[in-house]
RNA sequence: AGAGUUUGAUCCUGGCUCAGGACGAACGCUGGCGGCGUGCCUUAUACAUGCAAGUCGAACGAGAAAGCGUCUUUCGGGAUGCGAGUAAAGUGGCGAACGGGUGAGUAACACGUAGGUAACCUACCUGUGAGAUGGGGAUAACCUGCCUAACGGCGGGCUAAUACCGAAUGAAGCACUGGGAGUAGAUUUCAGUGUUAAAGAUAUCCGUAAGGUUAUCGUUCACAGAUGGGCCUGCGGCUCAUUAGCUAGUUGGUGGGGUAACGGCUCACCAAGGCGACGAUGGGUAGCCGGCCUGAGAGGGUGGUCGGCCACACUGGGACUGAGAUACGGCCCAGACUCCUACGGGAGGCAGCAGUAGGGAAUAUUGCGCAAUGGUCGCAAGACUGACGCAGCAACGCCGCGUGGAUGAUGAAGCUCUAUGGAGUGUAAAGUCCUGUUAGAAGGGAAGAACAGUACGGAGUAAAAGCUUCGUAAUUGACGGUACCUUCAGAGAAAGCCCCGGCUAACUCCGUGCCAGCAGCCGCGGUAAUACGGGGGGGGCAAGCGUUGUCCGGAAUUACUGGGCGUAAAGGGCGCGUAGGUGGAAGUGUAAGUUAGGGGUGAAAGCUAGCAGCUUAACUGCUGGUCUGCCUUUAAUACUGCAUUUCUUGAGUGCGAAAGAGGGAAGCGGAAUUCUUGGUGUAGCGGUGAAAUGCGUAGAUAUCAAGAAGAACACCGGUAGCGUAGGCGGCUUCCUGGUUCGUAACUGACGCUGAGGCGCGAAAGUGUGGGGAGCAAACAGGAUUAGAUACCCUGGUAGUCCACACUGUAAACGAUGGAUACUAGGUGUUGGGUUUAAAGACUCAGUGCCGAAGUUAACGCAUUAAGUAUCCCGCCUGGGGAGUACGAUCGCAAGGUUGAAACUCAAAGGAAUUGACGGGGGCCCGCACAAGCGGUGGAGCAUGUGGUUUAAUUCGAUGCAACGCGAAGAACCUUACCGGGGUUUGAAAAGCAGUUGAAAGCCGUUGAAAGACGGCCGUCCUUCGGGACAACUGUACAGGUGCUGCAUGGCUGUCGUCAGCUCGUGCCGUGAGGUGUUGGGUUAAGUCCCGCAACGAGCGCAACCCUUGUCCUUAGUUGCUAUCAGGUUAAGCUGAGAACUCUAAGGAGACUGCCUCGGAUAACGAGGAGGAAGGUGGGGAUGACGUCAAGUCCUCAUGGCCCUUACAUCCCGGGCUACACACGUGCUACAAUGGCUAGUACAACGGGAAGCGAUACUGCGAAGUGGAGCAAAUCCCUUAAAACUGGUCUCAGUUCGGAUUGUAGUCUGCAACUCGACUACAUGAAGUUGGAAUCGCUAGUAAUCGCGGAUCAGCAUGCCGCGGUGAAUACGUUCCCGGGCCUUGUACACACCGCCCGUCACGCCAUGGAAGUUGAUAGCACCCGAAGUCGCCAGGCUAACCCGCAAGGGAGGCAGGUGCCGAAGGUGAGAUCAAUGACUGGGGCGAAGUCGUAACAAGGUAACC
Repeated sequence: AGAGUUUGAUCCUGGCUCAGGACGAACGCUGGCGGCGUGCCUUAUACAUGCAAGUCGAACGAGAAAGCGUCUUUCGGGAUGCGAGUAAAGUGGCGAACGGGUGAGUAACACGUAGGUAACCUACCUGUGAGAUGGGGAUAACCUGCCUAACGGCGGGCUAAUACCGAAUGAAGCACUGGGAGUAGAUUUCAGUGUUAAAGAUAUCCGUAAGGUUAUCGUUCACAGAUGGGCCUGCGGCUCAUUAGCUAGUUGGUGGGGUAACGGCUCACCAAGGCGACGAUGGGUAGCCGGCCUGAGAGGGUGGUCGGCCACACUGGGACUGAGAUACGGCCCAGACUCCUACGGGAGGCAGCAGUAGGGAAUAUUGCGCAAUGGUCGCAAGACUGACGCAGCAACGCCGCGUGGAUGAUGAAGCUCUAUGGAGUGUAAAGUCCUGUUAGAAGGGAAGAACAGUACGGAGUAAAAGCUUCGUAAUUGACGGUACCUUCAGAGAAAGCCCCGGCUAACUCCGUGCCAGCAGCCGCGGUAAUACGGGGGGGGCAAGCGUUGUCCGGAAUUACUGGGCGUAAAGGGCGCGUAGGUGGAAGUGUAAGUUAGGGGUGAAAGCUAGCAGCUUAACUGCUGGUCUGCCUUUAAUACUGCAUUUCUUGAGUGCGAAAGAGGGAAGCGGAAUUCUUGGUGUAGCGGUGAAAUGCGUAGAUAUCAAGAAGAACACCGGUAGCGUAGGCGGCUUCCUGGUUCGUAACUGACGCUGAGGCGCGAAAGUGUGGGGAGCAAACAGGAUUAGAUACCCUGGUAGUCCACACUGUAAACGAUGGAUACUAGGUGUUGGGUUUAAAGACUCAGUGCCGAAGUUAACGCAUUAAGUAUCCCGCCUGGGGAGUACGAUCGCAAGGUUGAAACUCAAAGGAAUUGACGGGGGCCCGCACAAGCGGUGGAGCAUGUGGUUUAAUUCGAUGCAACGCGAAGAACCUUACCGGGGUUUGAAAAGCAGUUGAAAGCCGUUGAAAGACGGCCGUCCUUCGGGACAACUGUACAGGUGCUGCAUGGCUGUCGUCAGCUCGUGCCGUGAGGUGUUGGGUUAAGUCCCGCAACGAGCGCAACCCUUGUCCUUAGUUGCUAUCAGGUUAAGCUGAGAACUCUAAGGAGACUGCCUCGGAUAACGAGGAGGAAGGUGGGGAUGACGUCAAGUCCUCAUGGCCCUUACAUCCCGGGCUACACACGUGCUACAAUGGCUAGUACAACGGGAAGCGAUACUGCGAAGUGGAGCAAAUCCCUUAAAACUGGUCUCAGUUCGGAUUGUAGUCUGCAACUCGACUACAUGAAGUUGGAAUCGCUAGUAAUCGCGGAUCAGCAUGCCGCGGUGAAUACGUUCCCGGGCCUUGUACACACCGCCCGUCACGCCAUGGAAGUUGAUAGCACCCGAAGUCGCCAGGCUAACCCGCAAGGGAGGCAGGUGCCGAAGGUGAGAUCAAUGACUGGGGCGAAGUCGUAACAAGGUAACC
């Protein structure tokens, strides 16, 4: 620091996901040791049991018992001493308000921070000063009587105090009065008057005692300090506006009360205020902070442990005591719950430490000790202390250590993989030599301890002491016999978890076969899975490793640092304007912001740097820094603010001109349409792709004239004008708004923007009243169609128009908010000005186009910015759900505005690129159409296929590009199929071992054969070891036309013999990619020329190759024969010839070379000459990059899988030849351009030895007999046929046609039954030119005629070739099909056989509405009213003081009563939230459901709002 994921690929936008760190965690697997930490996050749920707050006898009175001893005894007991002034209890003091727990409540002065308190309190502690005189009356304990189950209570009697109460003294305190200082007040000072205190204890000494002295402790008053608090204030830190108004003690004043203290804190009266968009009020959530986690930081999240503050203590209310509480282990009341009960009444509060139940994924011991630290009490000893110190449990976290080290190659065995050679695990193991951490055993053994007190000694004080202080001695440890140290033995006891497709480090085998499963995202799995499961191997971390959850990060994905808004999400429809924000030039003042220096604070811990202590580290200590903040003070004055004085350039006014569909009202006009009336006139009109509905003989349409009505204003008219936008169009008048230019007289920053607010706002729609010609939703009819609730047609109502009033939205768009300034130009145009003779130039304000810099993801924008900047407003944050629901608000309604969530997906999207496609466009080509010729489709037959049948009808090929295809030839064989019969190392190949033996041949039996059985015959070479060969046995293996052509090679088809397909370098583009290859011409051609940011090159095209057409040279047999000669019935038959034909080698020839014209002077084209041939002369071979998972595992090869007495192999027979049917390809025909018959001509390519087979003979014939010649320019196949010349037939189902059938034959072959070909005779079917549709062909072609060959024993209408005869037509490119190039659109890329929308049906999920029902919460009104404070009464009771001789009275106090307030409770009407609800609404997701075809191409009616 980034990465994966949208696409065929690209760039961008944008979400989702991952890698990091952290945790009070939990779960899974695993687990050796130690140190330091941490440990109910859930039910603030309920709690058994024990402990957690007491202490003081030096404040006070009283005062046991058990037990032991002594004495006594009537042996029951009694007395007495010790126990003991002890225990327990009581009065009194101090503490119990600390310490400990929890986070329910609380959005608050609760917390943090900084201040204030002249508005306050503070026990214990410290300091200073002054005191403590003298009296009184009670009361608990105790004794006694009584009530009660218990708790507890009542009466009588006695007693003490540092308990309680008067009196005295007393001012520095308090109150009042007066004076002074000060003055606005607050405040302060002085004087006077009044008022307010107290307690003793212990010890030494003196003393008989009383008492006194001294010391210590305690005590009273005042002031001061310290500590701890109370109250007040500024600032700071959550969320919802679908919470916008809240508030009657409310805000303030006066007065009374109350408090430690200010204060509506409370009360009476008066006033009507106070808070709020800078978010009041209300709802939700939450203890706050130091800090902690994360982050580069800014931030974000969090508040457990430790520390500070707050709140709470079963729930709610209340006060008492006290310095302090409205009190966790106190009290009273109410409520819920639990327990006891004698039913009358009582008791209780673990959110203290342990522990229990419950809840939960989940969180520990009913431990030890006060030794240390700290706290309370005490003079002290000491007591108490679940605070605390320790131990126990838990890998919960952090840190440290170990599980051994060295050596060790036959690279052991095992396992895994394998190209079977080997490789890996792997120095790993074993083995050898060592070490000794931890654990184990034994022994030793700390620091933490300092005090206090005691004993002794010394010093201080006038002296002494139990006072103060110094020294010495002994003494005090829960942890714990722990840490640590030493010794012993022995590698001995100690490694797992996750991952290995990419992200992301790490690969193979087997199993499985869209199953089982995995998955954080993308995605794996449908028979070769590095992704599932297992094995081997590897990678990572390690006493842990993974998973889950949460937070931050990455995420610049809320953007302060640090984002955006033309098209990706996003500019408000437009204006006016309030608050707010922001603002021109110059000066002065001030110093709020700002900047600098100083001071205070920012607790400790934490963090951080250094050092130090535990063996190290974690951990801990010390010192420094940090704590970015707040307050305060001094100074500066550039900028901003504030105040003030000026200025004119921003803004506005005036004056002078100008243009305009700017707005409103009234009036007027003509053309057109429709209607009405009348005339003319007659059969149609109208409408469409074509029609029909409709209108018309009752007279339409057409035409003429007159009239009526409403609406809209042709031409001008223009990317012209005006307006803020919506919008505005005949003409005239009236009223009226804004703008521009010029001028520079006036004002003097008056400006800009603008949340809320107000106004305007197309069309449609609504209300009321008019109006209604045309047009026209709805509706009706006619068409179209599979349907057609549409498109088209005929009609037609709202509406469109007017007035008034609503609505308030649009793709209200430049998809671009407003203002100001700046940043090249060019070219149109509107209005004004300057200037000019004119053209033009300059300038201001508009309005268009093209372009620089710049910018942008790109497209594009570009002085009219989407550039560079400033100010203000609005808006966005993945897609869907959804602009939906609920709520609120506006509206008459329709509906508008505001505006979510659950759930679901991993994308949705923008721009551009390459293709493909289009019922888009342009150009061009092809037997593509057209023009022609001949066919197919109809018939019969042949052949192939489908289907059906069958035991089997083997398999493959299936649009073009399967179907006379594989198959160049199924009777057996072939043969793969079926039935039956056999064989099992096998029919063939081939290794090893063993045994035996030549191999072979012949014969017999049986059988359908294969085979089985038997017999005969026979015995190779040799170096004597053995070898060759064969058989048998065994074992490795053979074999498979079994599967997968979607695992493959090779071969092939097809687009297509179409003209295309690419590369290098350069250039352009962020990039995919483009350019080149496009353009202008031209060509059969990306063929060539020209141009051009391209220049070249490659595979294709063409040419080179074969063949054919002309000529030449050479050669001359088997071919040829002109001349010469011979010769035959005839014949190159012979001699001879080398001329010709021909053969087969080599050459020549054709290149737009020449001419004319066109063209750009080019390429090239048109015509011509010459030539055998003319513009690639004809034909062939030759098939670019690629496409179709095209075809073939049955040619061959081959991976994997499968079978192995069978899916192998042998044999016989059958089948592949079936047959209601359908299709393809052919043959023969339907006849006279013909059939039959007789005669006569002319080829070429080829083939031939298990072959071709002549002459001759036989047969009607197929053929037979026979065998000359020929391995071939020699012989044979081999008579070519159509043609031509005669004859006949005469338009018929025929002398056409030949199917079918019968009989008889021939040939091949082991064998023609299933199932061959041919012959002869006889038979003589359909068929009279073929519907829709469809095929081939452009010249030696079509058509027609025969011939040959491969395969082959035999079998061709098929296939491959050969020659003979030999046409017609092409205007042309509109259309059909296919193809090429350019361009355009695209939501397609599996690429239109694409994509994709909505209803319906089914399943699942979340959600809205709903008659209601249930619950919760907070308030309101009223009722009732506990405890209790306060007020009042106090008739009843009453020790201290007063009066009084006394009785008694008074003051004061109390019970009791009463009033206000008041918790819980009750009643009522509403509010909010939640749950649930028959039924219902839409939404999302689901396998290949149903109906249509809406959108994407002109998507077939352009789409959209």